[in-house]
Description
This is a predicted structure of a 75-nucleotide RNA (transfer RNA) from a soil metagenome. The RNAcentral record of the sequence draws on MGnify. The coordinates come from a structure-prediction model, not an experiment, and the mean pLDDT is 81. Rfam family: tRNA. Rfam links the family to the GO term triplet codon-amino acid adaptor activity.
RNA sequence: GGGUGAUUAGCUCAGGGGUAGAGCGGUACCUUCACACGGUAUAGGUCGGGGGUUCGAAACCCUCAUCACCCACCA
Repeated sequence: GGGUGAUUAGCUCAGGGGUAGAGCGGUACCUUCACACGGUAUAGGUCGGGGGUUCGAAACCCUCAUCACCCACCA
C1' cells in the first nucleotide's frame, strides 16, 4: 500500500428500512435470623465520528477513526 471482518446498555451479543432488545451485571422490593438461590419491578443508549440517500436509517451509500486477520512491498 491492497483486501476482509468488527464497532449497538457496565460486559457478551441480537436486531439488515417503520422509530432499539435479550442474557449477565446494577438498583429497589418480596422471600431468609442473615447470605446465597428464586420472584417482581426499575434505571441505564446522540447504535464509533461526520456527510449523503429516503416520508422514515442501527440497517443502504461515501468518508474518517479504532481493533482483528489475510496479501504484497521495503529493510